Overview
A computed fold for a 71-nucleotide RNA from a Patescibacteria group bacterium, annotated as transfer RNA. Model confidence (mean pLDDT): 85 of 100.
RNA sequence: GGGUCUAUAGUUCAGUGGUAGAAUAGAGGUCUCCAAAACCUUUGACCGGGGUUCGAAUCCUCGUGGACCCG
Repeated sequence: GGGUCUAUAGUUCAGUGGUAGAAUAGAGGUCUCCAAAACCUUUGACCGGGGUUCGAAUCCUCGUGGACCCG
């Protein structure tokens, strides 16, 4: 320098154009002599710019970060 893949909650991952979800973590509560475990409730996220579309996490493009391959 060229190519492929990837970026969603604190963390690990779903979500293939129409309501952003789960687990775990965090907060509060029930239970307990206390704590843990269990159960209930609850907070929290689409890497950035632009484009297509009635509508974009999703499609296109340019960047940024990361992984790998070629040279």